[in-house]
RNA sequence: AAGAAGGAUGUAGGAGAGAGCUAAAUGCCGCCGAAGGGACAAGUUUUAUUCUUACCUAGAGAAUAAAAUGAAAUUCUCAGGCAAAAGGACUAUAUCUGGACA
Numbered sequence: 001a002a003g004a005a006g007g008a009u010g011u012a013g014g015a016g017a018g019a020g021c022u023a024a025a026u027g028c029c030g031c032c033g034a035a036g037g038g039a040c041a042a043g044u045u046u047u048a049u050u051c052u053u054a055c056c057u058a059g060a061g062a063a064u065a066a067a068a069u070g071a072a073a074u075u076c077u078c079a080g081g082c083a084a085a086a087g088g089a090c091u092a093u094a095u096c097u098g099g100a101c102a
Stems, first nucleotide, its partner, number of pairs: 006097008018029001020028002030082003036078001037076003043069011
């Protein structure tokens, strides 16, 4: 299911930060966060130790320690960007795909 999530394409909207210095630059200085990428909280799981309850093949609960997992528009500023153009997370809309979650 008169089609979820996800993916692709078109259309519309879409921020921030130096048209910096140098003859020039892949050099130098100063900045931005919304392509992409990295990091992490609570919680959950596992292991170990101790305690409680109970038991004698058990089990359950609590505390502590370690490890794993764990989000973003938070954060980092690697990449990218700092006139226009291009790009641009995200939002809306249309079509295609997908085939059950949100």